[in-house]
């Protein structure tokens, strides 16, 4: 110097003018709302919705089957099919990736084509024997060949976990009417229970026509939360101390112009909230490391 | 936002661990007719939505993606 491999941090900047949405404090104004000023105002993925938990509601989440998930071995966590860490196997010179990686003596099923033959037996040569058989079974052929054969992302079997719905949960206030017809179940138990049975609450319930409003408040953002430090531990993580507040809309708000600077800006926009995966992404940079040239 | 179903010739379907992946319409080509329909005979066209993995082997079983479609308000 090339060419790599893991891990991180950032995601145009500043300035000016004009808006847009919440909050706060002033003032008006019965009020709904206006006006001025301060502050705030998307992401590493806000995505896919693939896992996993918080919250809520069904019974305080209960017993059994069925079903669904996972699967070396420890650890970590709120919890995970996520991380971590060792061992095995496989790709790479190599740093370093990638692995549903538990049982085929509990049982069933398949194993195309080749091959005798795919679990049932048993081919050619050869030895024994008049034969019948018997021993003994190479080569080959294929993913797998008699050996407890392969295949469990086939059913299974063991072992560990899992009730169901979702913020359109679910709670309160308003407005409106035809508070209706039909039909199905029901105290011999409907529905709550979304498969089924028990069990527990104990009267209405469901389905189709038909009518009505289609409004506001709340849940809603202070958290399994971020930074720093120190301490445990290889490590993912955890613990104390000290500091910080970081959208919460509801047709959905974070934008436009303009000017100046560079590397010229990529993927993409929250909708109840978190940990993770997983696919998209123009770049920038740090920090360990590996192979390979060269020069000392 | 939540939840659910689907992707295989141009269309509309089938197949769900070993087939040259088939049907029916349509298509092209001859035939038949004076032409044209029907009808006969032949044929051509999908490597099964993309990638990745499990298997000896995948339209098929498991994954991550893409695209299509459907449901859901509240009262009474």
């Nucleotide at each position: 110097g090339a060419a790599g491999c893991u891990g991180g941090u950032c995601a145009g900047g500043c300035a000016a003018u004009c808006g847009c949405u919440g909050c706060c404090u002033u003032g008006a104004g019965c009020a709904a709302u206006c006006a001025a000023g301060g502050g705030g105002g998307a992401g590493g993925a806000a995505a896919g919705u693939c896992c996993g938990g918080g919250c809520u509601c069904c019974a305080u989440a209960g017993a059994g089957c069925a079903g669904g998930a996972u699967g070396c071995c420890g650890g970590u966590u709120a919890a995970u099919g996520g991380c971590c860490g060792g061992c095995c196997g496989c790709c790479g010179c190599g740093a370093g990736g990638c692995g549903a990686g538990g049982a085929a003596c509990a049982g069933g099923g398949c194993c195309a084509c080749a091959g005798a033959g795919a679990c049932g037996a048993g081919u050619a040569u050869g030895c024994c024997g008049c034969a019948a058989g018997g021993c003994g079974g190479a080569c080959g052929u294929g993913a797998a060949a008699c050996g407890c054969g392969g295949u469990a992302a086939c059913c299974u079997c063991c072992a560990u976990c899992c009730g169901g719905a979702g913020c359109a949960a679910g709670g309160c206030c308003a407005a409106a009417u035809a508070g209706g017809c039909a039909g199905g179940c029901g105290a011999u138990g409907a529905a709550g229970c979304g498969g089924c049975u028990c069990g527990c609450u104990g009267a209405g319930u469901c389905u189709g026509c038909g009518g009505g409003u289609a409004g506001g408040c709340u849940g809603c953002u202070u958290g399994a939360g971020c930074g720093a430090u120190u301490a445990a531990g290889c490590a993912a993580u955890u613990a104390a101390u000290c500091g910080c507040c970081u959208a919460g809309a509801g047709g959905a708000a974070u934008g436009a112009u303009u000017g100046c600077c560079c590397a010229c800006g990529a993927c993409a926009a929250a909708a109840c909230c978190c940990g993770g995966c997983u696919u998209a992404u123009c770049g920038a940079u740090c920090a360990g490391c590996u192979u390979c040239a060269c020069u000392c | 936002c939540u939840c659910g179903c689907u992707g295989u010739a141009g269309c509309g379907c089938a197949g769900c661990g070993g087939a040259g992946a088939g049907c029916g319409c349509g298509c092209c080509u001859c035939g038949u007719u004076c032409g044209g329909g029907a009808c006969g005979a032949g044929g051509a066209g999908a490597c099964c939505g993309a990638g990745g993995g499990u298997u000896c082997g995948a339209u098929u079983c498991c994954u991550u993606c893409c695209g299509g479609c459907g449901a859901g308000a509240c009262c009474a």
This is a predicted complex of two RNAs, RNase P RNA and transfer RNA, with 372 nucleotides together. It holds a member of the Rfam family "Bacterial RNase P class A". Rfam classes the family as a ribozyme. The prediction has a mean pLDDT of 78.